Predicted 3D model of a 424-nucleotide RNA (Bacterial RNase P class A) from a Planctomycetota bacterium. It was read from a public genome assembly, where an Rfam model found it. The model forms 98% of the base pairs in the Rfam consensus.

């Protein structure tokens, strides 16, 4: 100097002027709730406010249980209110590295898929080939060719993938046939909370891939959502149609009341059981359709798993203690406009100051006669800041109940680490 990796922080600043939303003070009226004024004080977007992908708090069903189905997650140990998030570690992959990535349990529970190519794709297979036997032909011979039956899967080829890999021995040629190492499986010991790692021994030298295909295993999960919900005011049509569930007993004794069993319905996805409530001869629970009214006001609404600082614990994520602060709460939706300065960006300044390098000419001194050194002159090459001037209006982008994450978009500053080149 260039490239890369990881982490943290900021998101323009200051002033003036006019105008906004919330809160407070002050003044006037009022018994009070409250009404009006005033423009004095304080506060007023984000790291992503975005996506709506996860997880919660909170509210309601509702004082709500069990199961099925459905959905989600998937190494181990921690963090957290919780999570599919974060941290550390294990294993695997990518990268020279710093580092980064992972749907990371199961293929001997079952079903299924792998086109085409290829001899053969699950216990398969012989296309090109290798070996050996018999017969025939050519040749002086070595050797070559054809046919038949036998052995091989080591070599080549096909393919994303070919029934362990490399090397050696052995064989007619070969093969885990044998051996060494790797790999795979089992056992034992050691280390570790654990995933797992290391070492030793034994071995039929042997148990393809895909589960981000269905599935199996383990664990987790009620449902809706602030347009949740609560209060007040106002208003209509307490509208219309359709469907809709029984027997027995007792008492009084016209009819009604009570009891038992049974039946029907509703209860925040679906199904079953349970539970609770409501209804059952019709004064009927509830369901479906049509139609009508309202869409106003207040609240929920910002003090919270909160921010900042210090100390301590922990490899870390994070946790504990102490101190301190209160940082938008709109309600069709507020923070905007203008001016100036600073910061920032671009251009000029700059065919350049400073600085460096090479040569040419002239002069002085030295000389081993090649040149060296000093001064001056003109010019060449490289390289170069600031003042100042002009312009720009400086990324991605704006809450709506609130938090914890993830993902995506994007301007800049700083720190640490890795690699390459150069110089000292």
């Nucleotide at each position: 100097a260039g490239g890369g990796g990881c982490g943290u922080c900021c998101a323009g600043g200051c002033g003036a002027u006019c105008g906004c939303g919330g809160g407070g003070a002050c003044c006037g009226c009022g018994c009070g709730a409250g009404c009006g004024g005033c423009a004095c004080c304080c506060c007023g977007a984000g790291g992503a406010a975005a996506g709506u992908c996860c997880g919660g708090g909170c509210u309601c069903c509702a004082c709500a249980g069990g199961g099925c189905a459905a959905g989600g997650u998937g190494g181990u140990g921690g963090g957290u209110a919780a999570c599919u998030c974060c941290c550390a570690c294990c294993g695997g992959c990518c990268g020279c590295a710093a580092g980064g990535c992972c749907a990371g349990g199961g293929a001997c529970a079952g079903c299924g898929c792998a086109a085409c190519a290829g001899a053969g794709a699950g216990c398969a297979g012989a296309c090109c080939g290798c070996c050996g036997c018999g017969c025939c032909c050519c040749g002086a011979g070595a050797g070559g060719g054809g046919c038949g039956g036998g052995g091989c899967a080591a070599g080549g080829g096909u393919g994303a993938a070919a029934c362990g890999g490399u090397g050696g021995g052995g064989u007619a040629a070969g093969a885990g046939c044998c051996c060494a190492c790797c790999g795979c499986g089992g056992c034992c010991g050691c280390g570790g909370c654990g995933a797992c790692g290391c070492g030793g021994c034994c071995g039929g030298c042997a148990c393809g891939g895909c589960a981000a295909g269905c599935c199996c295993c383990a664990c987790c999960u009620g449902g809706a959502g602030c347009a949740a919900g609560g209060c007040c005011a106002c208003g209509u049509a307490g509208g219309g149609a359709g469907g809709g569930a029984g027997g027995g007993g007792u008492c009084c004794c016209a009819g009604g009341a009570c009891c038992c069993c049974g039946c029907g319905g509703u209860g925040u996805c679906g199904c079953c059981c349970g539970c609770a409530c409501c209804g059952c001869c019709a004064c009927g629970a509830c369901c479906u359709c049509c139609g009508g009214g309202u869409a106003g006001g207040c609240u929920g609404c910002u003090c919270g798993a909160g921010g900042c600082g210090g100390c301590g614990g922990g490899c870390a994520a994070c946790c504990g203690c102490c101190g301190u602060c209160c940082g938008a709460g709109a309600g069709g939706a507020a923070u905007g406009g203008u001016c100036g300065c600073c910061g920032g960006c671009g251009g000029g300044g700059a065919a350049g100051a400073a600085g460096g390098c090479g040569g040419g000419c002239g002069g002085g001194c030295c000389u081993c006669c090649g040149g060296g050194u000093c001064c001056g002159c003109a010019g060449g090459c490289c390289g170069u800041a600031a003042a100042c001037c002009c312009g720009c209006g400086c990324a991605c982008a704006g809450g709506a109940c609130c938090c914890g994450g993830c993902u995506u978009a994007c301007g800049g500053a700083c720190g640490c680490c890795c690699c390459u080149g150069c110089a000292c």